[in-house]
RNA sequence: GCCGGCAUAGCUCAGCUGGCAGAGCAUCUGAUUUGUAAUCAGAGGGUCGCGGGUUCAAUUCCUGCUGUCGGCA
Repeated sequence: GCCGGCAUAGCUCAGCUGGCAGAGCAUCUGAUUUGUAAUCAGAGGGUCGCGGGUUCAAUUCCUGCUGUCGGCA
């Protein structure tokens, strides 16, 4: 330099076809326990990497950039 994958909650990741942003772990609260852990119930937490385009509507489609991983040279 060329080609391709990935970027979504604190962490690991879903979201296949455009229409309310989710799960597990973690955190917090409550129940249980003499207490802790475990278990159970609940709660909070998101500019969906950044910009532009298409659309009534974009995490999703198109495009530029940035970061990261891999392949080729």